Predicted 3D model of a 464-nucleotide part of an RNA (small-subunit ribosomal RNA, 3' major domain) from a bacterium.
The sequence was found in a public genome assembly.
It matches the Rfam family "Bacterial small subunit ribosomal RNA". Rfam links the family to the GO terms structural constituent of ribosome and ribosome.
[in-house]
Context: one part of a larger RNA
RNA sequence: UGACGGGGACCCGCACAAGCGGUGGAACAUGUGGUUUAAUUCGAUGGCAAGCGAAGAACCUUACCGAGGCUUGACAUCCCUGGAAAGUCCAGGAAACUGGACCGUGCCGCAAGGAACCAGGUGACAGGUGUUGCACGGUUGCCGUCAGCUCGUGCUGUGAAGUGUACCGUUAAGUCGGUCAACGAGCGCAACCCCUGCUCUGAGUUACUAUGUCUCAGAGGACUGCCGGCGUUAAGUCGGAGGAAGGUGGGGAUGACGUCAAAUCAGCGUGGCUCUUACGCCUCGGGCUACACACAUGUUACAAUGGAUAGUAACAAAGGGUUGCAAUAGCGCAAGCUGGAGCUAAUCCCAUCAAACCUAUCCCCAGUUCGGAUUGAGGGCUGCAACUCGCCCUCAUGAAGUCGGAAUCGCUAGUAACCGUGGGUCAGCCAUACCACGGUGAAUACGUUCUCGGGUCUUGUACA
Numbered sequence: 001u002g003a004c005g006g007g008g009a010c011c012c013g014c015a016c017a018a019g020c021g022g023u024g025g026a027a028c029a030u031g032u033g034g035u036u037u038a039a040u041u042c043g044a045u046g047g048c049a050a051g052c053g054a055a056g057a058a059c060c061u062u063a064c065c066g067a068g069g070c071u072u073g074a075c076a077u078c079c080c081u082g083g084a085a086a087g088u089c090c091a092g093g094a095a096a097c098u099g100g101a102c103c104g105u106g107c108c109g110c111a112a113g114g115a116a117c118c119a120g121g122u123g124a125c126a127g128g129u130g131u132u133g134c135a136c137g138g139u140u141g142c143c144g145u146c147a148g149c150u151c152g153u154g155c156u157g158u159g160a161a162g163u164g165u166a167c168c169g170u171u172a173a174g175u176c177g178g179u180c181a182a183c184g185a186g187c188g189c190a191a192c193c194c195c196u197g198c199u200c201u202g203a204g205u206u207a208c209u210a211u212g213u214c215u216c217a218g219a220g221g222a223c224u225g226c227c228g229g230c231g232u233u234a235a236g237u238c239g240g241a242g243g244a245a246g247g248u249g250g251g252g253a254u255g256a257c258g259u260c261a262a263a264u265c266a267g268c269g270u271g272g273c274u275c276u277u278a279c280g281c282c283u284c285g286g287g288c289u290a291c292a293c294a295c296a297u298g299u300u301a302c303a304a305u306g307g308a309u310a311g312u313a314a315c316a317a318a319g320g321g322u323u324g325c326a327a328u329a330g331c332g333c334a335a336g337c338u339g340g341a342g343c344u345a346a347u348c349c350c351a352u353c354a355a356a357c358c359u360a361u362c363c364c365c366a367g368u369u370c371g372g373a374u375u376g377a378g379g380g381c382u383g384c385a386a387c388u389c390g391c392c393c394u395c396a397u398g399a400a401g402u403c404g405g406a407a408u409c410g411c412u413a414g415u416a417a418c419c420g421u422g423g424g425u426c427a428g429c430c431a432u433a434c435c436a437c438g439g440u441g442a443a444u445a446c447g448u449u450c451u452c453g454g455g456u457c458u459u460g461u462a463c464a
Base pairs, nucleotide, nucleotide: 001464002463003461004460005459007458008457009456010455011454012453013452015448016447019411020410021409022408023407026300027299028298029297030296031295032294033293034291035290042053043052064286065285066284067283068282069281070280073125077124078123079121080120081119082118083117087102088101089100090099091098092097107114108113127275128274130273131272132271136269137268138264139263140262141260143258148187149186150185151184152183153182154163155162156161167178168177169176193252194251195250196249198220199219200218201217202216203215204214223246226240227239228238229237230236302404306363307362308361309360310359311358319350320349321348324343325342329338330337331336370401375396376395377394378393379392380391381390417440418439419438420437421436422435423434
């Protein structure tokens, strides 16, 4: 100087407390461990792994396994020889591929030849999701959006170093004020940026029919500016006025010096090492979907603040659409099918744009008109192909489950909780995930003793 303390003081945070809803019990979905397997590819492992990489494993993906094949190679550059290339058919084969037949000559150039492409050959080489994240770049997580981390000069100290950055107030903040052997400065904080809430101006079709909504572009507005109390005549804090909004208005983007040899060589790049008729490449099939079990994250429930049926076919926002979204109409109980108007979209469609909500009736507390797992049968869709291993519909079946031990998680306001909608990936989908969008809309916070994490000062130290 740090680090640490079941040392001290002060302060903060959904950290506790006060509340609301969960997890832990059930079934299922997904991930992981383990076990199994020819293979169940690899990585991630306290917090900071486990609905994570994966914004989508039937083939492909795919890296794994089995079998069948190739060896200048699926891909790149160079050299030589031949032929344009491409296409069609036949035989063998699971395919890759092998053998054969047919067709056929383009572009530039007078020609030789050349460009592109194909086949064969030789070797330089290609290739590796092989290894090392403890050789690295880049990127990322956590402490933490915590308020800290430093420098120049000066001063103090033999020196490591200290001071500045401590103290008194204050703040969300090393924010600001005062004081001070310090005076200044930098990276952080804040502000500048975006969205949103109010007003105005201008413009406007595809939106709206009106002193208006909406969309776009700009401007104004909030600054402790005004008043009062407290305070050191300060910084500021408390209350008030006006105001759509009040003291950072709400939300986002933005992440200092560093820590964990944290994560990633499988996104990419890359040093070293290593394989080279194989650890490279092609193909088909299988596997990544296994299942005594354990854990994590979720979904659906256990019901009456409910379930079912009918009605009002009430009221959104934000998105997507040309290999696409698809209306009206017809068929089907339905999934869906036929068909195709319109739309490169404020125009048309997904989508009557929604559900919870509201009204009426039934159910009468039961393993039930709760719950829907599982299983049987019949259909539909995508796709070469749904057996391993897809989704959806209808009928039947109707399991566990009666609110969950110890323990544990989230959330402070348009938040939690409940309700639906859209998107990416995507042929389809195992999405109950993720990312967004709106609708309905709470309770509680006395307080900082305790638990956890953090900041500043101080103290002790057999630690560095």